The RNA shown here (transfer RNA) has 72 nucleotides and comes from a Candidatus Levyibacteriota bacterium. It matches the Rfam family "tRNA". It is annotated as a transfer RNA. NCBI's taxonomy places the organism under Bacteria, Bacteria candidate phyla, Candidatus Levyibacteriota.
RNA sequence: GGGCCGGUGGCGCAAUGGUAGCGUACCUCCAUGGCAUGGAGGGGGUUGAGAGUUCAAAUCUCUUCCGGUCCA
Numbered sequence: 001g002g003g004c005c006g007g008u009g010g011c012g013c014a015a016u017g018g019u020a021g022c023g024u025a026c027c028u029c030c031a032u033g034g035c036a037u038g039g040a041g042g043g044g045g046u047u048g049a050g051a052g053u054u055c056a057a058a059u060c061u062c063u064u065c066c067g068g069u070c071c072a
Stems, first nucleotide, its partner, number of pairs: 001071007010024004018055001026042006048064005
């Protein structure tokens, strides 16, 4: 330098162009004498960035940044 894969709550990951969700963590409450554990509820996301297509984009297109991998 070129090809491919990935980037989404703190962390690990989903989501066929149509309300962004799950697990875990965090907070509150309940059960226990207390801990562990279990149950109920809650907060947290400009979907890496910019632009385009579309009634509508995490998703499609282009540019760019970062990481991984392969080739040279």